Source information: The RNA shown here (c-di-GMP-I-GGC riboswitch aptamer) has 90 nucleotides and comes from a Chloroflexota bacterium. Its mean pLDDT, the model's own confidence on a scale to 100, is 84.

């Protein structure tokens, strides 16, 4: 410097359960272990999810229902950026 086939020190932890936060998506903690070679970190681009607030329509009468919308969320959806362990090859 290259690669991640095999192996492996060490590491992370899906579903599900308990618990807390939140309007929700989702997230924190504990158990758990499907998987992961960046399943470490960063919402920059795209995607996806949610829609409290806001805007708006209808009914209606201070509420109900529908529509739009990210400033919310997702890095275990993809690209990009950045740092790093182990092994193998040169």
């Nucleotide at each position: 410097g290259g690669u991640g086939a095999a192996a492996a020190a060490g590491g992370c932890a899906a579903a599900c359960c308990c618990u807390g936060a939140g309007a929700a998506a989702u997230c924190g903690g504990g158990g758990g272990g499907c998987g992961c070679a960046a399943a470490g970190c960063c919402a920059c681009a795209g995607g996806u999810c949610u829609a409290a607030a806001g805007c708006u329509u209808g009914c209606a009468g201070u509420g109900c229902a529908g529509g739009c919308c990210a400033u919310g969320a997702u890095g275990g959806c993809u690209g990009g950026g950045u740092u790093g362990c182990c092994a193998c090859c040169g």
Source information:
It was read from a public genome assembly, where an Rfam model found it.